[in-house]
RNA sequence: CCUGAAAAGGGCAAACCCGCCGCGAGGCGGGGGCGCAAAGCCACGGGCCCUUCAUUGGGCAGCCGGGUUGCCAGGG
Numbered sequence: 001c002c003u004g005a006a007a008a009g010g011g012c013a014a015a016c017c018c019g020c021c022g023c024g025a026g027g028c029g030g031g032g033g034c035g036c037a038a039a040g041c042c043a044c045g046g047g048c049c050c051u052u053c054a055u056u057g058g059g060c061a062g063c064c065g066g067g068u069u070g071c072c073a074g075g076g
Base pairs, nucleotide, nucleotide: 001075002074003073004072011036012035016031017030018029019028020027021026034062040068041067042066044065045064046063047060048059049058050057
């Protein structure tokens, strides 16, 4: 630097349920486990969702791209 077929130690946690917060999208905690090799982090581009008289103000990083950091293994 490239790759994620197999393996190990581990990690995260969709739907759904409970509690709290928010007008809402949604967020946080607990249970749960569909999946994930960045499903770690960042709303920069596109997209989607909520909201507004609005071209406004928000949300989603588990939609795609991009940026950035990093574990293990294999290869160079």
c-di-GMP-I-GGC riboswitch aptamer from Candidatus Acetothermia bacterium JdFR-48, 76 nucleotides, folded computationally. Its mean pLDDT, the model's own confidence on a scale to 100, is 85. NCBI's taxonomy places the organism under Bacteria, Bacteria candidate phyla, Candidatus Bipolaricaulota.